[in-house]
About this RNA
The prediction has a mean pLDDT of 82. Small-subunit ribosomal RNA, 3' major domain from a bacterium, 474 nucleotides, folded computationally. It matches the Rfam family "Bacterial small subunit ribosomal RNA".

Context: one part of a larger RNA
RNA sequence: UGACGGGGGCCCGCACAAGCGGUGGAGGAUGUGGUUUAAUUCGAUGCAACGCGAAGAACCUUACCUAGGCUUGACAUCCCGUGCUACCCUGUGAAAGCAGGGGUUUCUUCGGAACACGGUGACAGGUGCUGCAUGGCUGUCGUCAGCUCGUGUCGUGAGAUGUUGGGUUAAGUCCCGCAACGAGCGCAACCCUUGUCACUAGUUGCCAGCAUUUAGUUGGGCACUCUAGUGAGACCGCUUGCCGAUAAGGCAGAGGAAGGUGGGGAUGACGUCAAGUCCUCAUGGCCCUUACGCCUAGGGCUACACACGUCCUACAAUGGCUGAUACAAAGCGCAGCGAACUCGCAAGAUCAAGCUAAUCGCAAAAAAUCAGUCUCAGUUCGGAUUGGAGUCUGCAACUCGACUCCAUGAAGUUGGAAUCGCUAGUAAUCGUGGAUCAGCAUGCCGCGGUGAAUACGUUCCCGGGCCUUGUACA
Numbered sequence: 001u002g003a004c005g006g007g008g009g010c011c012c013g014c015a016c017a018a019g020c021g022g023u024g025g026a027g028g029a030u031g032u033g034g035u036u037u038a039a040u041u042c043g044a045u046g047c048a049a050c051g052c053g054a055a056g057a058a059c060c061u062u063a064c065c066u067a068g069g070c071u072u073g074a075c076a077u078c079c080c081g082u083g084c085u086a087c088c089c090u091g092u093g094a095a096a097g098c099a100g101g102g103g104u105u106u107c108u109u110c111g112g113a114a115c116a117c118g119g120u121g122a123c124a125g126g127u128g129c130u131g132c133a134u135g136g137c138u139g140u141c142g143u144c145a146g147c148u149c150g151u152g153u154c155g156u157g158a159g160a161u162g163u164u165g166g167g168u169u170a171a172g173u174c175c176c177g178c179a180a181c182g183a184g185c186g187c188a189a190c191c192c193u194u195g196u197c198a199c200u201a202g203u204u205g206c207c208a209g210c211a212u213u214u215a216g217u218u219g220g221g222c223a224c225u226c227u228a229g230u231g232a233g234a235c236c237g238c239u240u241g242c243c244g245a246u247a248a249g250g251c252a253g254a255g256g257a258a259g260g261u262g263g264g265g266a267u268g269a270c271g272u273c274a275a276g277u278c279c280u281c282a283u284g285g286c287c288c289u290u291a292c293g294c295c296u297a298g299g300g301c302u303a304c305a306c307a308c309g310u311c312c313u314a315c316a317a318u319g320g321c322u323g324a325u326a327c328a329a330a331g332c333g334c335a336g337c338g339a340a341c342u343c344g345c346a347a348g349a350u351c352a353a354g355c356u357a358a359u360c361g362c363a364a365a366a367a368a369u370c371a372g373u374c375u376c377a378g379u380u381c382g383g384a385u386u387g388g389a390g391u392c393u394g395c396a397a398c399u400c401g402a403c404u405c406c407a408u409g410a411a412g413u414u415g416g417a418a419u420c421g422c423u424a425g426u427a428a429u430c431g432u433g434g435a436u437c438a439g440c441a442u443g444c445c446g447c448g449g450u451g452a453a454u455a456c457g458u459u460c461c462c463g464g465g466c467c468u469u470g471u472a473c474a
């Protein structure tokens, strides 16, 4: 100087407390451990691994296993020779391929180019090892308020001071003081979005008044809504009041759409964990080179006594079912979205309008509301499992897809010890879109609808910041 303390002081955080809803019990989905296996590819492992890499394993993917093949190679550059190729047919084969036959052409300055085949070696190739050789990227402490430097001063020196102190703040934020005076990286602001207003613009959007219609449908209009561009607006600015050192600031009030950082996002200092990644990529070293490389078929990654994590659905009446009926936002669409009509109980099918989309389509929002029914039961709750019949995608749904209909109708009556999230348009609850994608979502990332309770307080648990103290630790 740090680190540590079941030392002290001050302060903060859904850290506790106050509340609301869960997990832990059941069934299922998914990941992991373990076990099994020819293989169940590899990585991630306290917080910070475990719906993680994977924004989508039937083939492909695919790295694993078995079997069949290839050896200058599936891919790149160079050299030599031959000539065409492409393509089609036959045999064999699971395919890759192998064997045989047919076939004869593109440009041309006639050298060749491009392409194919054969040969030679230089080389290719490796998701092989080492993340403890590395770059890059990322997680975490933590959006915590810290981390440092120059000059000066003090100290023999390591170092100290500044950065400590008194106040204050979300903040090393600001004020005052001070052997310090300044500065840098962080904080804040500048950026995006949302909340209010004005101006500009008015189609595909909108409709106050006038006409018109089944319908903003049409005429007409751009007031309003909305769209999207430019500005305004919030600064403890005001006032008054109070507190305070007259300061910084705090408390209350007015005005205001918004008030003390208005809400949300992006943004992550010096560093820590030899944290993670050599399987995104790049790369040193090591290793393989008729194989640890490459092609192909089938299988596996989907196994199942069991254990754990994360979720979904429930156990019902604040509910289930049937009928009627209302209101979103944000997205996506041409190898696409696909209306209406017709057929089918349905998944869906047929035909096919429109739309390169503020124009057409996906598209029905659902919870809510109204009416009826069920009357507390393993039930008209719950939907696992299983049998049968189908639909769709796709070369192909056996291993191993999703969905529909009929039948079946398990467990489950609110969950032990323990444990998690959340402070407001939040929790809870309801639906909706997108990426990936032929098909496949209870996962992930967005969007809106309905919409709470509680916070006395900081004694305690956990994590963190500053000062101080002890130390046989570095």
Base pairs, nucleotide, nucleotide: 001474002473003471004470005469007468008467009466010465011464012463013462015458016457019422020421021420022419023418026313027312028311029310030309031308032307033306034304035303042053043052064299065298066297067296068295069294070293073123077122078121079119080118081117082116083115087102088101089100090099091098092097106113107112125288126287128286129285130284134282135281136277137276138275139273141271146185147184148183149182150181151180152161153160154159165176166175167174191265192264193263194262196232197231198230199229200228201227202226205222206221207220210219211218235259238253240252241251242250243249315415319374320373321372322371323370324369331362332361333360336355337354342349343348381412386407387406388405389404390403391402392401428450429449430448431447432446433445434444